The part of an RNA shown here (large-subunit ribosomal RNA, domain II) has 681 nucleotides and comes from Candidatus Egerieousia sp.
RNAcentral holds the full RNA, with entries from ENA.
Taxonomically the source falls in Candidatus Egerieousia (Bacteria, Bacteroidota, Bacteroidia, Bacteroidales).

[in-house]
Context: one part of a larger RNA
RNA sequence: GCCUACGAGUUCCUGUAUGUAGCGAGGUUAAGACAUUUAGUGUUGAAGCCGAAGCGAGAGCGAGUCUGAAUAGGGCGUUUAGUUACAUGUAGGAGACGCGAAACCUUGUGAUCUACCCCCGGCCAGGAUGAAGUUUCCGUAACAGGGGAUGGAGGUCCGAACUAGUAUCCGUUGAAAAGGAUUUGGAUGAGCUGGGGGUAGGGGUGAAAGGCUAAUCAAACUGGGAGAUAGCUCGUACUCCCCGAAAUGUCUUUAGGGACAGCCUCACAAGAGCUAUCAGGAGGUAGAGCUACUGAUAAGAUGCGAGGGCGUCAAUGCCUAUCAAAUUUUGACAAACUCCGAAUGCCUGAUAGUGCUUUGUGGGAGUGAGUUGCCGGGUGCUAAUGUCCGGUAGCAAAAGGGAAACAGCCCAGACCGACGGCUAAGGCCCCCAAGCGUGAGUUAAGUUGAUAAAACGAGGUGACAUCGCCUAGACAGCUAGGAUGUUAGCUUGGAAGCAGCUAAUCAUUUAAAGAGUGCGUAACAGCUCACUAGUCGAGCGACGUUGCAUGGAUAAUGAACGGGCAUCAAACUCACCGCCGAAGCCACGGACUCCUUAUAGGAGUGGUAGGGGAGCAUUCCAGUCGGCUGCGAAGGUGUAUUGCGAGAUACGCUGGAGCGUCUGGAAAAGAAGAUGUAGGC
Numbered sequence: 001g002c003c004u005a006c007g008a009g010u011u012c013c014u015g016u017a018u019g020u021a022g023c024g025a026g027g028u029u030a031a032g033a034c035a036u037u038u039a040g041u042g043u044u045g046a047a048g049c050c051g052a053a054g055c056g057a058g059a060g061c062g063a064g065u066c067u068g069a070a071u072a073g074g075g076c077g078u079u080u081a082g083u084u085a086c087a088u089g090u091a092g093g094a095g096a097c098g099c100g101a102a103a104c105c106u107u108g109u110g111a112u113c114u115a116c117c118c119c120c121g122g123c124c125a126g127g128a129u130g131a132a133g134u135u136u137c138c139g140u141a142a143c144a145g146g147g148g149a150u151g152g153a154g155g156u157c158c159g160a161a162c163u164a165g166u167a168u169c170c171g172u173u174g175a176a177a178a179g180g181a182u183u184u185g186g187a188u189g190a191g192c193u194g195g196g197g198g199u200a201g202g203g204g205u206g207a208a209a210g211g212c213u214a215a216u217c218a219a220a221c222u223g224g225g226a227g228a229u230a231g232c233u234c235g236u237a238c239u240c241c242c243c244g245a246a247a248u249g250u251c252u253u254u255a256g257g258g259a260c261a262g263c264c265u266c267a268c269a270a271g272a273g274c275u276a277u278c279a280g281g282a283g284g285u286a287g288a289g290c291u292a293c294u295g296a297u298a299a300g301a302u303g304c305g306a307g308g309g310c311g312u313c314a315a316u317g318c319c320u321a322u323c324a325a326a327u328u329u330u331g332a333c334a335a336a337c338u339c340c341g342a343a344u345g346c347c348u349g350a351u352a353g354u355g356c357u358u359u360g361u362g363g364g365a366g367u368g369a370g371u372u373g374c375c376g377g378g379u380g381c382u383a384a385u386g387u388c389c390g391g392u393a394g395c396a397a398a399a400g401g402g403a404a405a406c407a408g409c410c411c412a413g414a415c416c417g418a419c420g421g422c423u424a425a426g427g428c429c430c431c432c433a434a435g436c437g438u439g440a441g442u443u444a445a446g447u448u449g450a451u452a453a454a455a456c457g458a459g460g461u462g463a464c465a466u467c468g469c470c471u472a473g474a475c476a477g478c479u480a481g482g483a484u485g486u487u488a489g490c491u492u493g494g495a496a497g498c499a500g501c502u503a504a505u506c507a508u509u510u511a512a513a514g515a516g517u518g519c520g521u522a523a524c525a526g527c528u529c530a531c532u533a534g535u536c537g538a539g540c541g542a543c544g545u546u547g548c549a550u551g552g553a554u555a556a557u558g559a560a561c562g563g564g565c566a567u568c569a570a571a572c573u574c575a576c577c578g579c580c581g582a583a584g585c586c587a588c589g590g591a592c593u594c595c596u597u598a599u600a601g602g603a604g605u606g607g608u609a610g611g612g613g614a615g616c617a618u619u620c621c622a623g624u625c626g627g628c629u630g631c632g633a634a635g636g637u638g639u640a641u642u643g644c645g646a647g648a649u650a651c652g653c654u655g656g657a658g659c660g661u662c663u664g665g666a667a668a669a670g671a672a673g674a675u676g677u678a679g680g681c
Stems, first nucleotide, its partner, number of pairs: 001681006011094013026050003032044004054061002064076004097235002100232001104225003108221002115199009124189001126158003129154001133150006162186003167182004201217001203213003238615006248261005262367002264364007273354009287340001288338002294334002298330005305323002307320004370395010400411003415590003420586003426580003429564003435577001437576006448566002456551002460548005466542004477535005483508003488502003514529001518527002591605005616670001618667006625660001627659002635654008
């Protein structure tokens, strides 16, 4: 893991609601007793209970009563239906749908493991070192001290047995629920070890690690309280039909749990609800505005006042590259500003349409972790698949088509059947259904082809617009000129077009030529430009707007059209025609639900939690079919038929003794799941 069997809302009592039945202003018996055909029996039994009257704390009064001074007002009542039993839903008390703790208390059992202690025993190859003491020699006044020999001490040294377990490797469903190999510590000691005995669970023992106390220890194990409790996790078994949520608010020793409300369902009752148009309302958002307030604010004008300076102490005064109230011109800002002010939404009414959508009462719930897109906001970085609100649509609980793949995006809501048709989003070269469709342009970057990109840069290229020059010859190139007063004046060591300063910067000769555009010199010189002529012979130049393209462009395995691939396109822009394309729509057949004016018509049938309805199967009981059965029951197995389905029926084979139909009743009444339990494989 599979197979088989077993495996979870039960039973009793007490309420409550609905249904059915009996009786009804009444209803009903309990224990007990008697009888009997012994059963879910019959007859008794009125004690008791519920109801028929309430109000008040009570005395008490009574269709009223209490409060009260009240005959007022107000509260609770009165204008009748109950009760008993059964069934079902649900609640409470009980283990209360099943399994599951860690723990707590209590009675006992354990020191054959291990910790420590007591008693009696046992064991430690071999080698090394050589303390005290003794003795002898030297030595001392005597001691001291020194040498030799002897001696044999030590939690001494090396190292087997023994004991321990340092390091590495192996082992890790092991050979082993702690081992093996190599290596290592101790090895006469606080040593190791045998036998006997002692200490017991909040207790022991502990050279102390919370260690050990029988493979169990921050409180052992066994029985019991006990089905402890578990706001937690998991599981909870046949079918079809109708409807169908929530993840919000308030409160909570509350936050993954609840209570009440909201939203779902069922029954009954009422007669509302919704949509469109019109009419009438309340309002201060978006926007806008601010010499309409509050506040903030850029530039200017005027400028109270202040600062600074001048002034003979003071005063009168004067000046100002400073600050600046207030007023004013122009501009512009605000969630907690408003002289203004929508669209939507909301309330009321009328008319029309729709037809159970609305509301109330009662039975039953679930939900109270939400999440994504878009719109309006707060927070954050106008960051986040961030977070918190409001609105809306989805997902959740929604399958189908598109987006390569992809809960929340786009299209669209699946009752069933079928090899019919039309479309949506999106597509039509091939993968891949349908156009290498038509017309006009753009792009050269494989840009792009279902999108990750900016500031900024650039004689890429298309379109448009404005202003200039041009056959009296433009633009570019080439040839030639580009002068004179004058080295303008000033400055300066020098300043000559070209260090710097001053000046509208003049005048002459000219086809034209600046008191000079750049390079250059110490200063000149020199080169060049503006400007002009010639040559050439047709367009040239400047600036702006815009389409597409370009650089900017760097990330870790190779990967940013889905791929192949595509360049007057299979890219992009505009216009047009055709086609494909879904469980959408239509057409055909069928099933079911609801409504209705009912043999017909209409509307519908996605669905988690959950509510409601109708059924199937299993076992047993009562009645029933004068049921079936060795001429073959149940069970097994196969085929056919049948029902939307759970299932049912017939027949064949097997099997070898019981079993069914119908109407009711009662349940140990349905398994794929619980790391379910037992057995098998």